[in-house]
This is a predicted structure of a 1441-nucleotide RNA (small-subunit ribosomal RNA) from an uncultured prokaryote. Its mean pLDDT, the model's own confidence on a scale to 100, is 83.
RNA sequence: AGAGUUUGAUCCUGGCUCAGGGUUAACGCUAGCGGUGCGCCUAACACAUGCAAGUCGAGCGGUAGUAGAGAAAAGCUUGCUUUUUUCUAUGAGAGCGGCGAACGGGUGAGUAACACGUUGGUAUCUGCCCCCAAGUCAGGGAUAGCCAUCUGAAAGGAUGAUUAAUACCGGAUAGUCUCUUCGGAGUAAAAAUUUAUUGCUUGGGGAGGAACCUGCGUUCUAUCAGCUUGUUGGUAAGGUAAUAGCUCACCAAGGCUAUGACGGGUAAUUGGUCUGAGAGGAUGACCAGUCACAAUGGAACUGAGACACGGUCCAUACUCCUACGGGAGGCAGCAGUGAGGAAUCUUCCACAAUGGACGAAAGUCUGAUGGAGCGACACCGCGUGAAGGAUGAAGGCCUAACGGUUGUAAACUUCUUUUCUGAAGGAGCAUAAUGAGAGUACUUCAGGAAUAAGGGACGGCUAAAUACGUGCCAGCAGCCGCGGUAAUACGUAUGUCCCAAGCGUUACCCGGAAUCACUGGGUGUAAAGGGUUCGUAGGCGGAAAAGUAAGUUGGAUAUGAAAGACCGAGGCUCAACCUCGUGUUUGUAUUCAAAACUCUUUAACUAGAAUUAGGGAGAGGUUAGCGGAAUUCUAAGUGUAGGGGUGCAAUCCGUAGAUACUUAGAGGAACACCAAAAGCGAAGGCAGCUAACUGGAACUAUAUUGACGCUGAGGAACGAAAGCGUGGGUAGCGAAAAGGAUUAGAUACCCUUGUAGUCCACGCCCUAAACGAUGAUAACUAAGUGUUGUGACUUGCUCGCAGUGCUGAAGCUAACGCGUUAAGUUAUCCACCUGAGGAGUACGGUCGCAAGAUUAAAACUCAAAGGAAUAGACGGGGACCCACACAAGCAGUGGAUCACGUGGUUUAAUUCGACAAUAAACGGGGAACCUUACCCAGACUUGACAUCUACCGAAUCUUCUAGAGAUAGAAGAGUGCUUUUAUUAGAACGGUAAGACAGGUGCUGCAUGGUUGUGCAGCACGUGUCGUGAGAUGUUCGGUUAAGUCCGGCAACGAGCGCAACCCACAUCCUUAGUUGCCAGCAGGUUAAGCUGGGCACUCUAGGGAAACUGCCCGUGAUAAGCGGGAGGAAGGUGUGGAUGACGUCAAGUCCUCAUGGCCCUUACGGGUUGGGCUACACACGUGCUACAAUGGCAGUGACAAUGGGUUAAUCCCAAAAAACUGUCUCAGUUCGGAUUGGGGUCUGCAACUCGACCCCAUGAAGUCGGAAUCGCUAGUAAUCGCGUAACAGCAUGACGCGGUGAAUACGUUCCCGGGCCUUGUACACACCGCCCGUCACACCAUGGGGGUUGGGUCUACCCGAAGGCCGUGCGCCAACCUCUUCGGAGGGGGCAGCGGACCACGGUGGGUUCAGCGACUGGGGUGAAGUCGUAACAAGGUAG
Repeated sequence: AGAGUUUGAUCCUGGCUCAGGGUUAACGCUAGCGGUGCGCCUAACACAUGCAAGUCGAGCGGUAGUAGAGAAAAGCUUGCUUUUUUCUAUGAGAGCGGCGAACGGGUGAGUAACACGUUGGUAUCUGCCCCCAAGUCAGGGAUAGCCAUCUGAAAGGAUGAUUAAUACCGGAUAGUCUCUUCGGAGUAAAAAUUUAUUGCUUGGGGAGGAACCUGCGUUCUAUCAGCUUGUUGGUAAGGUAAUAGCUCACCAAGGCUAUGACGGGUAAUUGGUCUGAGAGGAUGACCAGUCACAAUGGAACUGAGACACGGUCCAUACUCCUACGGGAGGCAGCAGUGAGGAAUCUUCCACAAUGGACGAAAGUCUGAUGGAGCGACACCGCGUGAAGGAUGAAGGCCUAACGGUUGUAAACUUCUUUUCUGAAGGAGCAUAAUGAGAGUACUUCAGGAAUAAGGGACGGCUAAAUACGUGCCAGCAGCCGCGGUAAUACGUAUGUCCCAAGCGUUACCCGGAAUCACUGGGUGUAAAGGGUUCGUAGGCGGAAAAGUAAGUUGGAUAUGAAAGACCGAGGCUCAACCUCGUGUUUGUAUUCAAAACUCUUUAACUAGAAUUAGGGAGAGGUUAGCGGAAUUCUAAGUGUAGGGGUGCAAUCCGUAGAUACUUAGAGGAACACCAAAAGCGAAGGCAGCUAACUGGAACUAUAUUGACGCUGAGGAACGAAAGCGUGGGUAGCGAAAAGGAUUAGAUACCCUUGUAGUCCACGCCCUAAACGAUGAUAACUAAGUGUUGUGACUUGCUCGCAGUGCUGAAGCUAACGCGUUAAGUUAUCCACCUGAGGAGUACGGUCGCAAGAUUAAAACUCAAAGGAAUAGACGGGGACCCACACAAGCAGUGGAUCACGUGGUUUAAUUCGACAAUAAACGGGGAACCUUACCCAGACUUGACAUCUACCGAAUCUUCUAGAGAUAGAAGAGUGCUUUUAUUAGAACGGUAAGACAGGUGCUGCAUGGUUGUGCAGCACGUGUCGUGAGAUGUUCGGUUAAGUCCGGCAACGAGCGCAACCCACAUCCUUAGUUGCCAGCAGGUUAAGCUGGGCACUCUAGGGAAACUGCCCGUGAUAAGCGGGAGGAAGGUGUGGAUGACGUCAAGUCCUCAUGGCCCUUACGGGUUGGGCUACACACGUGCUACAAUGGCAGUGACAAUGGGUUAAUCCCAAAAAACUGUCUCAGUUCGGAUUGGGGUCUGCAACUCGACCCCAUGAAGUCGGAAUCGCUAGUAAUCGCGUAACAGCAUGACGCGGUGAAUACGUUCCCGGGCCUUGUACACACCGCCCGUCACACCAUGGGGGUUGGGUCUACCCGAAGGCCGUGCGCCAACCUCUUCGGAGGGGGCAGCGGACCACGGUGGGUUCAGCGACUGGGGUGAAGUCGUAACAAGGUAG
């Protein structure tokens, strides 16, 4: 630091995913040790049991008990026991009293708040502690305990008697205390005692603590916009430790809010923690500070401190006890239990240390704390051995079968002992006592490699691959995606890679993500500029002077707790961990200073802005009037049969007189030409002419004001068309509707009608692809060229200002493109965007008469959706060109019979393949057996064929028996070749035996090679250049050609595979050679004949060469390439015909020619035999033959050829037909036609039945030129006529060749098919046989509405009113103080119970509001392999969208 994923490929936009770090984690597999940390994130759910707050006898009364001493009584064993009592010492439990219990410990429910953080402040309080000053006098009355009685199940309670205090009470005294009218008034104490002291009271101060106030910071939501009545302020009073509406009476009507009040959701907060380069984001376990809470709600009491976790009272819910009357309780303390949950520990030890409470102290208490236990939960450290060791062992795996790998790994040898086991010693924590941990850490000795390795991954991202199994199955998967018979992706094995006592998975956070962008993004087309303007708040703001100092900058001071983090040291063997120190803590506050910039104040400037004057321009707006053309209608006239409409028609109008023409009239709407890239307006928009009223802009010029400006959230106004309301109007057009067509259908496109509407007035609606898809304003940055308005002069191709267009510099942009009218460079302000779908939808709010508009989600689904450009393919897009493509012709096919092939059907089998062009007289260039692959039957198993081993036999031939044959059995003949001294051995051949193996026309042509089909002028490269890139250029363009053939031009220049040429055949000539060919001349000779001598001239044969190249001429063209014509020539523009056929396409055909991977069969899917089948036959298709006749048939006469074959260059043989001539037939199903059938033969062959060909006689079917449709052919061609060949025993209407006779037509490229090149559009890329939309049907998922129903929150009105404090009353009751007293008591003061009142928790009733659950039914949405119906979109998508 990036990577994968949209495409055929590219660039961009944009989401999704991954690699990193972290965790109070959990789960899976695995596990040796130690240290240090951490350990209910869920139910603030419920809790059994034990413990967690007591202490003080030096505050008090004082008991049981124990010990000692004394006294008395009783028993009697006469010195013992018991009882009672006194004194002394000690002293449990309970009680009064003091202090503590408000700390420590837990939890995070509530709380959006002065709760917290940070900075200031004061109107305050403060037990214990410290300092200072002063004092501590003399008295009084009670009460608990104890005792007695009563009561209750219990918890407890009641009454009586009696007693103490550092408990309580009044008095005295006093000050620097409090109040004050400044005269004065009021207010205190407690003692204990060992005589050292410790306490107590008052006042002042300190420290620490607490309270209150305050600036700033502190989550989401506007689909929460208004909230508030003690509310905001004042006065008086009350109240508090203290300020204050804190409370109350009265008065005023304020207070808060878009800088977000009020409401709703969520949440303890901070230091910090995690991440990050940082800024940020997330988080708030452990540790530390603060707050809040203690089953839920309320309340106060005591106290220095509480509205109190282990206190009280009341209410509620729950649990427990009960004698049913009544009581008890609160683990969010430590352990522990249940429940919940994926999930979180021991009912441990000790107060030894640190700290706390009490105490004078000893000490007691302390689940705080110190420790141990459990848990790989995390971090850190250590180990599971080290060195040597190649026969590279065995085994495993792979293999091309050679080998490779596991692998120095193991075995084996030597060494070590961290760890482990055993034994012994043994710290520090405590410098003097005290050690839970613990005989622990640690040390020493002994033993022995001994006790100790797994997890995940291996297609790419991402380090690491092979085999087998499986066969879109089973499965994997973070994303892309793997799996349909050769899976590096599933499962297993081997190997490898990564980490390691752990490794993976899951969940969550940050990062990557510049993917919310402050640092650091965007908005023409990808998501995104508001429809436009005005304007409020707000934000920003021209030049220059002075002041100030809010912002800004610098210094100082205070604070910013500790811990943490960073750096430097130190201590545990290291580390984690711990300790110490420096610095940091970017913040806040105060203060000092500076004055450039911003703010602000003062005075002041004119360049921005505005005002003024002038003459012009304009479809700018509103209102009124006027005008002509056209359509329609009405009336009249002329006039007659059609008109209208369309692709063709029809509906429709018309003999009741239309259409057409003429005249007159009516009415409504719109304004031709001018007209334009033009003008005006903020936008929407604005078009005949005239007038009135009126807005704005531009130019020129003078003066004035003096920043008055820009933008603009909310807000206001305007806002096409359609639509709505009321009233008019209605010619034309024209949703809906009707009819006619079209169509498979046609609720459309086309036609004929036609209502709303379109028009006017008034009022709504408020949306558009309201677009320049481009917000407004200002400044700056090359030019060129049109045009509108206006101005200047030097009147010009002139210059300026303001508009409106085009081309283009720089620059920008993903590209397209933009480019002084910016999408360039800057500044200010506003609006908007953040993957696609769901969805501009639901719900809620606002607006509207409605239609609807506006604001605006979520669940769920997907890994894309999208922009621009590229090269293809395609188009019922365009331009150009070619071709027997059409046209012009000739002859056919399609109709008939037959032949052949195919489908289908049939069959035991009818073997298999081939299916548009590019299957179908094709493989097959020839199925009676064989072929033959198919079927039936009966037989073989190392096999018909190959190699190897052993044995036997030469090989070979003949005969017989059984059988359909294969085959089986028997008999006979025969001894060869090479070698060895010889037996032998060997080669070939045959047989037998066993196994390795043979064999397969079995499967896969979608695993392959090879080969074949298809089509025509194209296909690709190097270098250079252009482009971010895919790519482009070259190869396009102008001509030309059969041709990317050639020429010219050109950022291209070259060259390659193709084209052409080179090759073969034919056509002319020359030359060489003349036999089996030929015969001109010479000679012989025959009935005839190159028959013979001879010759090679000619023909011919077969070798070589020449010839044709647009070479020559004319014209044309660009002077080119070329084209047209001509000459010459046997041949003329590729001479004709072949062979040849680029890069590639069709997963085209062929595993049945051959070869071959994999799979399958192995007494069979192999091999062999007989017979059958491939030849079937309601039918359909394809290719052909023969015909339908007179251009003919028949009969007769009658020539002429080439290829080829026969073993061979020509001898010889195989051999013509049409044509031509003569005769006949005379238009008929015929003297046409020959199918079919009967009979008789021939030939081949073991064999002619299934199932051959031919000949003769007889028979004589369909068929009278062929519907829609369709094939071939441009010259020696079509047509027609016959001939040959191959394979072959035989079989040809087929195929391949050969010659004979021998035409017609081509104006031309509009159209059909196919192709080439250029261009254009594209949502296609499996490429139009493409893509793709919607309804319906089915399944599943989430969601809206929904009569209602259930639960929660909250507001409001009313009712009830526990406990409690406050207020009032207090006839009942009462020790202290006062007065009186007859000492009995009485009265006063003061108080208590009780009662009443307001406040108030819970509760109740009614209403409102809000959130959530369920809900018959219902709406749309999403997803799903092949469902149905159509074909809306993408090409002009067939009606542009």
The sequence is in RNAcentral, with records from ENA.